This is a predicted structure of a 594-nucleotide part of an RNA (large-subunit ribosomal RNA, domain I) from a Nitrospirota bacterium. The RNAcentral record of the full RNA draws on ENA. Its mean pLDDT, the model's own confidence on a scale to 100, is 82. It matches the Rfam family "Bacterial large subunit ribosomal RNA". Rfam links the family to the GO terms structural constituent of ribosome and ribosome.
Context: one part of a larger RNA
RNA sequence: GGUGUACGGUGAAUGCCCUGGCAUCAGCAGGCGAAGAAGGACGUAGCUAGCUGCGAUAAGCCUCGGGGAGCCGCAAGCAGGCCGUGAUCCGAGGAUGUCCGAAUGGGGAAACCCAGGCGAUGAAUGCCGCCUAUCCUCUUCUGAAUACAUAGGGAGAGAGAAGCCCACGCAGGGAAGUGAAACAUCUCAGUACCUGCAGGAAGAGAAAUCAAUAGAGAUUCCCCCAGUAGUGGCGAGCGAAAAGGGAAUAGCCUAAACCGGAGUGAUGUCAAGCCCGUGUGCGUUGUCACUUCGGUGUUGUAGGCCUCUGUCGGAUGGUCAUACGGGACCGUCGGCAAGUCAAAAAUCAGGAUCUUAGCAGAACGGUCUGGAAAGUCCGGCCAUAGAAGGUGAUAGCCCUGUCGGCGAAAAGAUCCUGACUUGUUGGAUAGAGGUCCUGAGUACCACGGGGCUCGAGUAACCCAGUGGGAAUCCGGGACGACCACGUUCCAAGGCUAAAUACUCGCUGAUGACCGAUAGCGCACCAGUACCGUGAGGGAAAGGUGAAAAGAACCCCGGUGAGGGGAGUGAAAUAGAACCUGAAACCGUACACCU
Numbered sequence: 001g002g003u004g005u006a007c008g009g010u011g012a013a014u015g016c017c018c019u020g021g022c023a024u025c026a027g028c029a030g031g032c033g034a035a036g037a038a039g040g041a042c043g044u045a046g047c048u049a050g051c052u053g054c055g056a057u058a059a060g061c062c063u064c065g066g067g068g069a070g071c072c073g074c075a076a077g078c079a080g081g082c083c084g085u086g087a088u089c090c091g092a093g094g095a096u097g098u099c100c101g102a103a104u105g106g107g108g109a110a111a112c113c114c115a116g117g118c119g120a121u122g123a124a125u126g127c128c129g130c131c132u133a134u135c136c137u138c139u140u141c142u143g144a145a146u147a148c149a150u151a152g153g154g155a156g157a158g159a160g161a162a163g164c165c166c167a168c169g170c171a172g173g174g175a176a177g178u179g180a181a182a183c184a185u186c187u188c189a190g191u192a193c194c195u196g197c198a199g200g201a202a203g204a205g206a207a208a209u210c211a212a213u214a215g216a217g218a219u220u221c222c223c224c225c226a227g228u229a230g231u232g233g234c235g236a237g238c239g240a241a242a243a244g245g246g247a248a249u250a251g252c253c254u255a256a257a258c259c260g261g262a263g264u265g266a267u268g269u270c271a272a273g274c275c276c277g278u279g280u281g282c283g284u285u286g287u288c289a290c291u292u293c294g295g296u297g298u299u300g301u302a303g304g305c306c307u308c309u310g311u312c313g314g315a316u317g318g319u320c321a322u323a324c325g326g327g328a329c330c331g332u333c334g335g336c337a338a339g340u341c342a343a344a345a346a347u348c349a350g351g352a353u354c355u356u357a358g359c360a361g362a363a364c365g366g367u368c369u370g371g372a373a374a375g376u377c378c379g380g381c382c383a384u385a386g387a388a389g390g391u392g393a394u395a396g397c398c399c400u401g402u403c404g405g406c407g408a409a410a411a412g413a414u415c416c417u418g419a420c421u422u423g424u425u426g427g428a429u430a431g432a433g434g435u436c437c438u439g440a441g442u443a444c445c446a447c448g449g450g451g452c453u454c455g456a457g458u459a460a461c462c463c464a465g466u467g468g469g470a471a472u473c474c475g476g477g478a479c480g481a482c483c484a485c486g487u488u489c490c491a492a493g494g495c496u497a498a499a500u501a502c503u504c505g506c507u508g509a510u511g512a513c514c515g516a517u518a519g520c521g522c523a524c525c526a527g528u529a530c531c532g533u534g535a536g537g538g539a540a541a542g543g544u545g546a547a548a549a550g551a552a553c554c555c556c557g558g559u560g561a562g563g564g565g566a567g568u569g570a571a572a573u574a575g576a577a578c579c580u581g582a583a584a585c586c587g588u589a590c591a592c593c594u
Base pairs, nucleotide, nucleotide: 001593002592003591004590005589006588007587008586009585015579016543017542020514021513022511023510024509025508026507027506028505029503030502031164032163039100040099041098042055043054044053046078047077050074051073061094062093063092064091065090066089070082071081072080105114106113107112115132116131117130118129119128134161135160136158137157138156139155140154141153142152168199169197170196171195172194173193179186183233209216210215220247221246222245223244230238231237251495252494253493254439258295259294260293261292262291263290264289265288266287267286272285273282274281275326276325277324278323279322280321300473302438303437304436305434306433307432308431309430310429311428312427314333315332316331317330318329319328320327334425335424336423337422338421339420347419348418349417350416351415352414353413354412355411356410358406359405364379365378366377368375380397381396382386388400389399390398444468445467446466447465449463450462451461454480475490476489477488478487479486530537531536550578553565554564555563556562
């Protein structure tokens, strides 16, 4: 030095474990904010470094409800307190809530600096309280060039806006790596990303739609149609729609014609007109244009409006200069209908169900082994409960629970009823006539673009840019150039629940999901330590024991570190560098070989 055996050290694998994570489902919630948010800084306990809680009323204050014996957070200890006059704890509502932050009196290198006005107290300063940003809307005062005016300026009022937030939505912009085995049209892709604006969903939506001689009847989503029809350096690729089957269903309001009120301007003088007929009376009432408000009205086998004619239709009061007769209009009562998720809109009361604390909840003993019984053996019991977790090993009957059942002073959610509001009756219907109306810089055309399956192609259709620029129901659009016939629909205004998408968050449940190099980056004081000027990057790190019973006391040692006794414990080779404790690596003893 090697090999072997035994015993150790180091080391951390492996096994076992789970207050952590992952995924899915169901329900809830889908917002918070100038009444100061999200997120922070600094404080705050008798002693207090951190975390948690809270805010100068500072691990807390008040009220209401639950609960019922201990309590003063994690977290021991000392000191001192609280509590059946009900504490701690749990839930609801309220009070307080420093400073920064949209941050808003001005400034600023966030958590700091510096003010002005008013008020209170006071001799006075100071302290204290309130107000003082910008934009928008409304009201009001003032007020140029420039006469009226307007711009501008000032004041007051407003739960008006702002800022934050995971994904989902709509819109305005909009790549490249890549693929085409290179690359330019093309693709990636209207993706990523930037910006604006939301909502609990958004967007879309009641046919100028499809279809094809038969018909359907708003939108959205799913299946299918179909990798089809198409498109394409006809390369790579891209890629529908109708029909059919389902989910969910819901329809409406305006503009205009016409009528009436008000305002402004023009025009007219004994005429027109004042609802009609006759008589009387009035006569700045008339007519036209524009604006505004109310009524009416809303569609395609066209519809509406006006005039005339016919039929049907509660009660009652008033107005239309007046008398009589007729007619029109406006209200009230009653009847009927509807409603706050659209078609108009606000609030209250009562009830039901639920959410935010909880209550109650059946049934077991002995024996043996053992440190410990839930295990063994013996004998019982409950079960609308034999889900699960805990308890010194494996418990239906020990504990928490589970099944089935019960519960709210307060706040909130949903639904129902009523109040309330609105509509209708006040019109409906049939026929005839009308030189009335039916969304204009629009449709359409040209040019150059974009979107559709459609890359300019035979290129319709949809969208916006530039330039031209209609018709008015005997009208207009679409049916893939275009024309005719036919069919179908009615643009140029608007609203609309559900079925659909998503999950930062809350609650419950589940798993042929992980088990500490796994599972979230984080099971642990983690977006921490640390790195970076910064944007940003980003860890490692779990386990004594059933219970601290965490080793009194003695000895060696530096009043050490560490160890040896003693003691605890079932176990201390479970001793805190603590479950198990593999291997590499390092030793000690013995044997053999060189």